[in-house]
This record gives sequence, structure tokens and C1' cells, in this order.
RNA sequence: CGGGACAUGGCCCAGGUUGGUGAGGGCGCUGGUCUGGGAGACCAGAGGUCGGCGGUUCAAAUCCGUCUGUCCCGA
Repeated sequence: CGGGACAUGGCCCAGGUUGGUGAGGGCGCUGGUCUGGGAGACCAGAGGUCGGCGGUUCAAAUCCGUCUGUCCCGA
């Protein structure tokens, strides 16, 4: 320098190809119940508007462009 993949709560990941009424799951966290306590089980809850900017659209996590970061391949 060229090509490609990925970026979603504290951590890991799904959803994206078929744009649509509330963005889910696991771990973790908080509270409650059971227990003498702990561990553990069960129940409930808080926490993200989806890397940044712009565009398309009635409507964008999802489509398009660009930038940033990480990784891979090639030179």
C1' cells in the first nucleotide's frame, strides 16, 4: 500500500442476509425466599438505544458512504 472480517450493557455473544410496534441470552451485580451462617437453588430487579459522523427511508442495530480501532491475508 491492496483485500477481507469484526465493533451490541461490567465480561462473552445472538439478532443484521427478510428495515417495522418493547434490543434478547449466558456470566456477573442488587434485593427477596429457603438455610443457624455460608455455598447453592428459586423468584424479582437494575444496567445498553447497538464504535463516531453523514446519507437513504414514513421508519435504521439492520441498507449505503466515510472515518476510527482490533484482527487476518497478500505485497